[in-house]
RNA sequence: GCGCUUGUAGCUCAGUGGAUAGAGCAUCAGAUUGCGGAUCUGAAGGUCGGAGGUUCGACCCCUCCCAAGCGCA
Numbered sequence: 001g002c003g004c005u006u007g008u009a010g011c012u013c014a015g016u017g018g019a020u021a022g023a024g025c026a027u028c029a030g031a032u033u034g035c036g037g038a039u040c041u042g043a044a045g046g047u048c049g050g051a052g053g054u055u056c057g058a059c060c061c062c063u064c065c066c067a068a069g070c071g072c073a
Base pairs, nucleotide, nucleotide: 001072002071003070004069005068006067007066010025011024012023013022018056027043028042029041030040031039049065050064051063052062053061
């Protein structure tokens, strides 16, 4: 330099054109307990890496950029 993959909640991930973007763990509150842990219930937490484009509609498709990883030279 070229090509490919990945980027979504604090962490690990799902969601691949259409409804208020979800799960597990973690955090917080409550229940339970003599106190904890475990268990149960609930809550909070997201400019979906950035910008632009296509579309009635984009996390999803296209282009450029950024970051990480892999391969080739």

Transfer RNA from Candidatus Berkelbacteria bacterium CG_4_10_14_0_2_um_filter_35_9_33_12, 73 nucleotides, folded computationally. Its mean pLDDT, the model's own confidence on a scale to 100, is 81. The organism belongs to Candidatus Berkelbacteria, within Bacteria. It was read from a public genome assembly. It matches the Rfam family "tRNA". Rfam's curators write: Transfer RNA (tRNA) molecules are approximately 80 nucleotides in length.